[in-house]
RNA sequence: UGCAAGUCGAACGGCAGCACAGGAUAGCUUGCUCUCUGGAGGGCGAGUGGCGUACGGGAGAGGAAUACAUCUGAAUCUACUUUUUCGUGGGGGAUAACGUACGGAAACUUACGCUAAUACCGCAUACGACCUACGGGUGAAAGCUCGGGAUCUUCGGACCUUGCGCGAUUGACUGAGCCGAUGUCGGAUUAUCUAGUUGGAGGGGUAAAGGCCCACCAAGGUGACGAUCCGGACCUGGACUGAGAGGAUGAUCAGCCACACUGAAACUGAGACACGACCCAUACUCCUACGGGAGGCGGCAAUGGGGAAUAUUGGACAAUGGGCGCGAGCCUGAUCCACCCAUACCGCGAGGAUGAAGAAGGCCUUCGGGUUGUAAAGCCCUUUUGUUGAAAAAGAAAUCCAUCUGGCUAAUACCCGGUUGGGAUGACGGUACCCAAAGAAUCAGCUCCGUUUAACUUCGUGCCCGCAGCCGCGGUAAUGCGAAGGGUGCAAGUGUUACUCACAGUUACUGGACGUAAAGCGUGCGUAGGUGGUCGUUUAAGUCCGUUGUGAAAGCCCCGGCCUCAACCUGGCAACUGCAAUGGAUACUGGGCAACUAGAAUGAGGUAGAGGGAAUUGCAUGUCCUGGUGUAACAUGGAAAUGCAUAGAGAUGAAGAGGAACAUCCAUGGCGAACGCAUGUACCUGGACUGACACUGACACUGAAGCACGAAAGCGUGGAGAGCAAACAGGAUUACUGACCCUGGUAGUCCACACCGAAGACGAUGAGAUCUGGAUGUUGGGUGCAAUUUGGCACUCAGUAUCGAAGAUAACGCGUUAAAUGUCCACCGCGGGGAGAGCGGUGGCAAGAGUUAAAAUCAAAGGAAUUUACGGGGGGCCGCACACACGGUGGAGUACGUGGUUUAAUUUGAUACAACACGAAGAACCCUUCCCGGCCCCGACACAUCGAGAACUUUCCACAGAUAGAUUGGUGCCUUUUGGAACUCUAACACAGGUGUUGCAUAGCUGUGUUCAGCUCGUGUCGUGAGAUAUUGGGUUAAGUCCCCCAACGAGCGCACCCCCUUUCCUUAGUUUCCAGCACGUAAUGGUGGGACCUUUAAGGAGGCCGCCGGUGACCAACCGGAGGAAGGUGGGGAAGACGUCAAGUCAUCAUGGCCCUUACGGCCCAGGCUACACACGUACUACAAAUGUAGGGACAGAAGGGUGCACACCGGCGGAGGUAAACCAAUCCCAGAAAACCGUUUCAGUCCGGAUUGGCAUUUGCAACUUGACUCCAUGAAGUCGGAAUCGCUAGUAAUUGCAGAUCAGCAUUGUCGCGGUGAAUACGUUCCCGGGCCUUGUACACACCGCCCGUCACACCAUGGGAGUUUGUUGCACCAGAAGCAGGUAGCUUAACC
Repeated sequence: UGCAAGUCGAACGGCAGCACAGGAUAGCUUGCUCUCUGGAGGGCGAGUGGCGUACGGGAGAGGAAUACAUCUGAAUCUACUUUUUCGUGGGGGAUAACGUACGGAAACUUACGCUAAUACCGCAUACGACCUACGGGUGAAAGCUCGGGAUCUUCGGACCUUGCGCGAUUGACUGAGCCGAUGUCGGAUUAUCUAGUUGGAGGGGUAAAGGCCCACCAAGGUGACGAUCCGGACCUGGACUGAGAGGAUGAUCAGCCACACUGAAACUGAGACACGACCCAUACUCCUACGGGAGGCGGCAAUGGGGAAUAUUGGACAAUGGGCGCGAGCCUGAUCCACCCAUACCGCGAGGAUGAAGAAGGCCUUCGGGUUGUAAAGCCCUUUUGUUGAAAAAGAAAUCCAUCUGGCUAAUACCCGGUUGGGAUGACGGUACCCAAAGAAUCAGCUCCGUUUAACUUCGUGCCCGCAGCCGCGGUAAUGCGAAGGGUGCAAGUGUUACUCACAGUUACUGGACGUAAAGCGUGCGUAGGUGGUCGUUUAAGUCCGUUGUGAAAGCCCCGGCCUCAACCUGGCAACUGCAAUGGAUACUGGGCAACUAGAAUGAGGUAGAGGGAAUUGCAUGUCCUGGUGUAACAUGGAAAUGCAUAGAGAUGAAGAGGAACAUCCAUGGCGAACGCAUGUACCUGGACUGACACUGACACUGAAGCACGAAAGCGUGGAGAGCAAACAGGAUUACUGACCCUGGUAGUCCACACCGAAGACGAUGAGAUCUGGAUGUUGGGUGCAAUUUGGCACUCAGUAUCGAAGAUAACGCGUUAAAUGUCCACCGCGGGGAGAGCGGUGGCAAGAGUUAAAAUCAAAGGAAUUUACGGGGGGCCGCACACACGGUGGAGUACGUGGUUUAAUUUGAUACAACACGAAGAACCCUUCCCGGCCCCGACACAUCGAGAACUUUCCACAGAUAGAUUGGUGCCUUUUGGAACUCUAACACAGGUGUUGCAUAGCUGUGUUCAGCUCGUGUCGUGAGAUAUUGGGUUAAGUCCCCCAACGAGCGCACCCCCUUUCCUUAGUUUCCAGCACGUAAUGGUGGGACCUUUAAGGAGGCCGCCGGUGACCAACCGGAGGAAGGUGGGGAAGACGUCAAGUCAUCAUGGCCCUUACGGCCCAGGCUACACACGUACUACAAAUGUAGGGACAGAAGGGUGCACACCGGCGGAGGUAAACCAAUCCCAGAAAACCGUUUCAGUCCGGAUUGGCAUUUGCAACUUGACUCCAUGAAGUCGGAAUCGCUAGUAAUUGCAGAUCAGCAUUGUCGCGGUGAAUACGUUCCCGGGCCUUGUACACACCGCCCGUCACACCAUGGGAGUUUGUUGCACCAGAAGCAGGUAGCUUAACC
């Protein structure tokens, strides 16, 4: 902005406009147009009147009962429709429209005049209705229309009649109003609410019952079975989910309710307090001439706004239905259709067969290949769908017309009903469906790929970007992020988000729990409620069975039908588990009645007891006071101090005061509901137990609310106050302490009265009753037997305690005193903390108590048990672990290593024990990685290709050198005569190369604990299981070594044995070794012949095993002692190192994944550096001296090494060394002189100690000795006089001391390292302590395991909540003021044609 409620002229007066027809006028084109007039039969704007507008359509604000659902009921109304009966007679006065004249911007409105009706009002009549004094009285209507023979007529009609209408009335239908019962959300931090409130009888009012309203009377009514109040909510059929019971929900469709801008009210009417009606008030919007007016889309479309988000300002009344009309018909955003949207459900499509060179491309790769993948291409078919073309529905039957016929009627007319025939009517729509043609042509996406959960690789990134439903992923090899390839799932959809149910037996009716996981009130008495013994009878409420009514339709289920199927639509059945009514049954429960005694009470006898109350009484200890004796300390503690004491303490003995508590007996003994109760005595009093009877006759159990009791501490009033003792004071301890310890000390503890009502008030176990194997103690009764010198045995009732069967329990544990079996009742909990705190109200003097949330937050908190680890827990054992000895380090000088610093570089790794004389068994160059400089680029090295040349070599020259240039000699080997192999050079491409990075990507190797005695497996058994047992226990050992016992029996890796060296003996062998005996020979020597006894060498054996004896050991294992023996209890050493730990060490031995460099982070060369030097640490050497130093003399080893070598001997040198040179390829020769020891001397000093440092001359290795080697000689002669705190090694051929040799090596260690021998001690009471380790046991909130975990304050940031000076608002209650429209009543004014 448009439409959604009108219609009827067959109710009426009429005629604005139209059709129509007659007349008149004008124009000309002469049959048309214009103007005026007429007109009421076709029709009709506005008006009067009737019906409708209370239906249909919308949305769910309110409402917890005035609603809805189900089932009843009585005191009611109902237009149109249908049905019954009767009537419809005769009059009257007005008023719209209209005309005339005003007002106003508009909306609208005023005055006068005319007129009609199915509008309005009387009269008559009155079946039924109403009123009644029972005589009677009151009260109604309307006409319109079709047709018409006879009769009449004022010619209009009258009259008759059809149909419709009207008035009254009967019944029905439909709809509406009212009453009752049952059911219908949460909150008790809402417990009392109520004054017309509850009832009565009377009246009013209503269609109708009723406090609905009124006057009077009574004082009632509601509520723990939840009233009242507060919050949120339309209800239902149903739809979703679920096995069901249930849970949550109320879109579409259908029924009801309530609403119509918000609030209030009435009118009309059959029906409304009325979505498209009226009046009033508020808010908002619009118009205005500012005076005043208009409006209500939660109807259909549409617009704006809001929002995560939701459509066309469409077509048609053809069908179905509604309103009006006699009807034709009109109206109908109801409805039927179409449009938009994958929003949902259902169906369909995107092709089929063949096709391996397994194409290309992509991705991965172990480089071989694999995968995408028959997938594609190619070739052969098909055409649903789509496109084009052709044809084409059903949905339509009735109204209407005609024919025949029945009814009405006087009637063939009209009207109504039926039969037959005919014509017209389609929004959707040229739509569904069908046919034809061409052509694989015309359509695939989304999520996911760590687990749950189907589906995996590569690259990028590097706790970044990001992912994530839960756990969690990402810190340089991410199946988890991003991308790609591949794959999985679903598919015209897919994934996310939100909500609901299920899983959830995590609210448990079906169907859970409460000892320790959350959960038994601190205890009792007891009201309501719940539950309740035996027998009989009655009833029939519960319960069970049958029948009847109802449980709307749709939906769900089943059987069918139809659109090609399906979804959809449609027919029928079943069902709706409910409610009501009715007839039966009577076992059980309940109600009534009548009985019983087994439950429970009562009476009388006996017994035990720290049961309670109040009164009184006793002794020991402690403290204080008095005086006596007496003198210097007492007291306390780990050690002290404060304290007390010469003003006489403490000690001792005597007299006294006062308060509190009750030793022994005393006991998992007793009593009590629990808290709790202990000197004795008498008084008052409760309960329990026991035996036999009597009596009552179910009187019982539990127990919300309520009431009472209730340790300690605390509070109030008044006493008492010895000891003890919060607070407080002082002294100690301590880094500190408001603590532990000490000296004092006040409340309090005690008594009386009154409060509080909190505990781990615990058996962490509510009470009562029933049932279910036992064993052992103990308390109080009773019975029987036997007995007395008191003591016993058995049974039984009531308590109390331990162990245990079945059973149940997550396990621990429980087990006739149940946590077993089942029953009844009550209370309590539903993840952790927040929090038993806040707010509110209740009680309290207070302290505090009882009741008791939420927000926000975490992914856990918790129980029981298991295995480790740990403990300033326990037991037991071992180790140079401590202790006992010996010798060192830490102090000095030097050497070496490290840190730090410095530097061009001082390459790098190791860095608690378990790095620091470590990698390094030897840095002047090299090594060498570092630094400066100069050079090379397929490279110093490997493989392969092309070309050239043998390879190789001589000499000269430049340069610091690497390199570069020139030059001489040389043509080799094999051959099929093309060439080939090795080597050199040139060129190019794949590549080489890296001591670059990551030991936290790795292999291998190693350290460590630790040479500690442990670590496991199979089978069996036990346990739900993790696990346990074995492997623990008793002994023993170096040992999990062995023995015994044992639900264990065996086995493996470790231990031990086996192996090597060493100590004794034997056999064999005999050179380079040896030489006793026999010979030869020398100045001398196994030198020689010879021999193999001894020594020795190197092969094989013997021996030692607790074997023997004695003792100990319960037995055994074994231990102690002894004999024999070279050796005695693994004889002494070595190698050998379990399962595992430390992300231990090493990418710089080597190997290796990833990453990084590629004219350099690769390669070559020269010089330098690794050797620096305020300092700190570690490991060693040499010393400080007499057990020494030193001069001279002069003995005794073992094990190694030697040809680019070890080198004898001789010569010269002070020496380092040099020259010449024998022997030796080594049991032959050499290095090679061993040193300490032994014999002399020195005599306590910075020395005849000590040797650093420095000067000078030399030697040697090497290309080279300056940075920077070693050594010789002469000279120099530092610190140091035995070392602080602390700390290391060692138990016998060991410590200590003393030399020798090797490796590395041109040279370089008299200080490192690895070996060798010589001399050669002391001490161990023992396991309390320190450290470390093994075993058993115990606790644990630890398990990256005590270097653990964890509490609180504070600081900073953020989140939620509370308080806060205040400020603002909603809802509700009470009281009051003002008060619109409207209805009813009263009164007054005005008006009033008919009628009174």